[in-house]
Context: one part of a larger RNA
């Protein structure tokens, strides 16, 4: 020189943009960070308002509304953090003839008949609680059997291929395996009626296929030291079981005694990996904040449950450490989410605003939820861009400083004059970001029909946290706005005074012992400017 998630000192005027606990993967008050469906289902209140009343209550409304419950989805996404891990953890290129995939999309068939339950709730009853027991009533798209079923699985041959058990051909008289119903509309006919019946949406069950998504297994490629040289028994191969969506010693039982290592096994330290990202002419080097991709990890060890998907941050069990409630019998938690405390540390921010936009969950849909996100707060942390003024002005003013005492300099610089008006600051306007959505009406599609539900399209209504921001316009007046480092020599800038190997300066040579351009102040002067030093760290 360049660089930086920086810190310090001194100083400090706006703004757009980004960026902010590198350290204790320390402990955490408090609030918030995953719900949602009533168009699946059975229950259901209260305050309030009215009436009545033997004043005990009662009706009726609030309302089928708050609310739980049963039951689906989602909560494995999104978020955070790097602690382990030197690994098929990542990259990068294959495989899967060895797999799975909910929701989505196209595409085939079906939706037929029955049972029992059980929770909320009612009721007895335990407990300090936090829960929990007993009895009894009840629905369902909850749960169970029955029937049908093939292009599904299983079985059997054929042929393909290196190799079938896949994928294709054929077979079966063989064998398993299904389901749910909800809301709308509606002419005839049927039914006391509810409906049956017909149709549209959403859905359900089974199959083929896509997508996008995970699972596993292969080459290659990935820091240090040899003061680490031998490691290894489920070790390394075989048979036959077992288990898993799936190959595998993956588990096990037997059988053989192999298997890897100087091309560095094995133990050690040290670290997520990577795209990139700084640095260099480039080769290289250094890093992996922030943004994306992948992986690990959720107090700390282990399990596993449910599910399509986890061995699951805000799920469940067990151990242990802490930390807090208890009536001492026993419960209760987990910020490496957001904001916030406290501690560490040189050091790192609000216990902000809104779901308007963007995306996610549910949900036909209105819609509800979202500390993702948007945006506002804070900080010169960075990068960027503006300003502080501009033109004229000699008698070269007054001070300053140096001085051969003539004068020289700061220096057109001030003063004055005459102008502008950026920002900042009054005052007025005043957005983009809004697309959707809702209500009507036209057409058009869809049944038997003109409903309903779907599209378009027109018209009206409505939705902005940011925020009265952004931007326009007026006003007023030079007013409110510069400072930090250096001047021995690398290296651009030199006099004076003070101090006298003192005091002090220094990256590196290297200065100060009475004329110090190197120390400390002063005019001066050089650089760079909302900044400058310097400290660390990489090129």
């Nucleotide at each position: 020189g360049a660089a930086u998630c920086a810190a310090c000192g001194c100083u400090g005027g706006c703004g757009g943009c980004g960026u902010g606990c590198c350290u204790a993967a320390c402990a955490c008050a408090u609030g918030c960070a995953a719900g949602u469906c009533g168009a699946a289902c059975g229950c259901g209140a209260a305050a309030g308002g009215g009436g009545c009343u033997u004043c005990g209550g009662c009706c009726c409304u609030g309302a089928g509304u708050a609310g739980a419950g049963u039951g689906g989805c989602g909560a494995a996404c999104g978020g955070g953090u790097g602690a382990g891990u030197a690994a098929c953890a990542c990259g990068u290129g294959g495989g899967u003839g060895a797999u799975c995939u909910a929701c989505c999309u196209c595409u085939g068939a079906g939706u037929g008949g029955g049972g029992g339950a059980u929770a909320a709730c009612g009721u007895u009853c335990c407990g300090a609680a936090a829960g929990g027991a007993g009895c009894g009533c009840u629905a369902a798209u909850a749960c169970c059997g029955c029937a049908u079923g093939a292009c599904g699985u299983u079985c059997c041959g054929g042929g393909u291929u290196u190799g079938a058990a896949g994928a294709c051909c054929g077979g079966g008289a063989a064998a398993c395996c299904a389901a749910a119903g909800u809301c709308g509309g509606g002419g005839a006919c049927c039914g006391c009626a509810a409906g049956g019946c017909c149709u549209g949406a959403c859905g359900c069950u089974u199959g083929g296929a896509g997508a996008g998504g995970a699972g596993c297994c292969c080459g290659c490629g990935c820091c240090u030291g040899a003061u680490u040289a031998g490691c290894u028994a489920g070790u390394u191969g075989g048979u036959g079981a077992g288990g898993u969506c799936a190959c595998g010693g993956c588990u096990c039982a037997c059988c053989a005694a192999g298997g890897c290592g100087a091309c560095g096994a094995c133990g050690g330290g040290u670290a997520g990996c990577c795209g990139g990202c700084c640095u260099g002419a480039g080769a290289g080097g250094g890093u992996g904040a922030c943004c994306g991709g992948c992986c690990a990890c959720a107090c700390u060890g282990g399990g596993a449950c449910u599910g399509a998907g986890a061995c699951a941050c805000g799920g469940c069990c067990c151990a242990g450490a802490c930390u807090c409630c208890u009536a001492c019998g026993g419960g209760a938690g987990g910020c490496a989410g957001c904001a916030g405390u406290g501690g560490g540390g040189a050091a790192u921010a609000u216990u902000g605003c809104a779901c308007a936009a963007u995306g996610g969950g549910c949900g036909c849909a209105a819609g509800c939820c979202u500390g993702a996100u948007c945006c506002a707060g804070c900080a010169a942390c960075g990068c960027c861009g503006c300003g502080u003024g501009g033109a004229g002005g000699a008698u070269g003013a007054a001070g300053g400083u140096c001085u051969u005492c003539g004068g020289a300099u700061c220096g057109u610089a001030a003063a004055c004059u005459c102008c502008u008006g950026u920002c900042a600051g009054a005052c007025g306007g005043g957005a983009c970001g809004a697309a959707c959505g809702g209500u009507c009406g036209u057409c058009g599609g869809u049944a038997a029909a003109u409903a309903a539900u779907c599209g378009a399209c027109g018209a009206c209504c409505u939705u902005g946290a940011c925020g009265g921001u952004a931007c326009c316009g007026u006003c007023a007046g030079a007013g409110g706005a510069a400072g930090c480092c250096c001047c021995g020599g690398c290296u651009a800038a030199c006099u004076c005074c003070g101090u006298g190997c003192c005091a002090g300066c220094a990256g590196c040579c290297g200065c100060g012992g009475u004329a110090a351009u190197a120390c400390g102040g002063a005019g001066g002067g050089g650089g760079c400017g909302a900044g400058c030093g310097u400290u660390a760290u990489u090129c």

This is a predicted structure of a 539-nucleotide part of an RNA (small-subunit ribosomal RNA, 5' domain) from an uncultured bacterium.